[in-house]
């Protein structure tokens, strides 16, 4: 000081299958009532679209999804596995501009893990996910050791071989 296998356990992630919520929402007709605006992520510009042949707003009827989130299963690839904070870059979200947001890559911080309570944010949402404190478990290592235990982090722990 390298390499190269390996552990953790409700262990991580990903593609596909399927269910179940989204939802009786969105939308689309039809009728009623109002009678001039109304749609294009947000503001503000231009710039279109559609509207007295009736916007929009509300009430009734008919019909009626999708997507993203999530169970469960099977394959696969792995144990910084993966998630996350910031920063840059690209593409998207009709044109500029500010700003929000989804996706990917690149830098860099931070968490050994899963689980629970609050707390907060995302979300249709009492599902689930993400941050943060704490709580005990739990593997790994140091010290310690009559008993009982305390601390550290994965750039770590083990095993081989140089």
């Nucleotide at each position: 000081u390298g390499a190269u296998a390996g552990a953790g356990g409700c262990g991580c992630a990903a593609c596909g299958c399927c269910c179940a919520u989204c939802a009786g929402u969105a939308c689309c007709c039809c009728c009623g009532c109002u009678g001039a605006g109304g749609c294009c992520c947000a503001c503000g510009g231009a710039g279109g679209c559609c509207g007295g042949u009736g916007a929009u707003c509300c009430g009734g009827g008919g019909g009626g999804a999708a997507a993203g989130g999530g169970a469960g299963c099977u394959u696969u690839g792995c144990c910084g596995a993966a998630a996350u904070g910031g920063g840059c870059u690209g593409u998207c979200c009709g044109c500029c501009g500010u700003g929000g947001g989804a996706c990917a890559g690149c830098c860099u911080g931070u968490u050994g893990g899963g689980c629970g309570u609050c707390g907060g944010g995302a979300g249709a949402a009492g599902a689930u996910c993400c941050c943060g404190c704490c709580g005990a478990c739990u593997g790994u290592c140091a010290c310690a050791u009559u008993g009982c235990g305390u601390g550290g982090a994965g750039u770590g722990c083990u095993a081989u071989c140089g």
A computed fold for a 162-nucleotide RNA from uncultured Intestinimonas sp., annotated as Lysine riboswitch aptamer.
Its Rfam family is "Lysine riboswitch aptamer". Rfam describes the family as follows. Riboswitches are metabolite binding domains within certain messenger RNAs that serve as precision sensors for their corresponding targets. Allosteric rearrangement of mRNA structure is mediated by ligand binding, and this results in modulation of gene expression. Gene Ontology term of the family: lysine biosynthetic process.
The coordinates come from a structure-prediction model, not an experiment, and the mean pLDDT is 83.
The sequence is in RNAcentral, with records from MGnify.